[in-house]
Molecule: Guanidine-I riboswitch aptamer
Organism: Aphanocapsa feldmannii 277cV
């Protein structure tokens, strides 16, 4: 200097808003309107949070769907995007910093 690799998912949480439910206020026969600066349920949800499973590498071993070990580090804007809307979601292990 070049090439390749440093994996994935589910559940949960920090967090998030307001489509639905509920709550509150108003108007009402009904229908409905407003409020998320309404605790909440549904919902969204972490590369740098948790748990579990899978995958991978090595060894047991000549072999396996079996057993064991390993799977590192991680400060970070602004701005934009989606869904109803917002966010630690996505752009993004980005721009930068060290």
């Nucleotide at each position: 200097g070049g090439c390749g690799g440093a994996g994935a998912a589910a559940c949960c949480u920090a967090g998030g808003g307001u489509u639905c439910c509920g709550g509150c206020u108003c108007c009402u026969u009904u229908c409905g309107a407003g409020c998320g600066c309404c605790u909440g349920g549904u919902c969204c949800g972490a590369g740098a949070g948790g748990u579990u499973u899978c995958a991978g590498u090595c060894g047991g071993u000549u072999g396996a769907u079996c057993c064991g070990a390993c799977u590192g580090c991680a400060c970070g804007g602004a701005g934009g995007g989606a869904c109803a809307a917002a966010a630690g979601c996505c752009c993004g292990g980005g721009a930068g910093a060290c």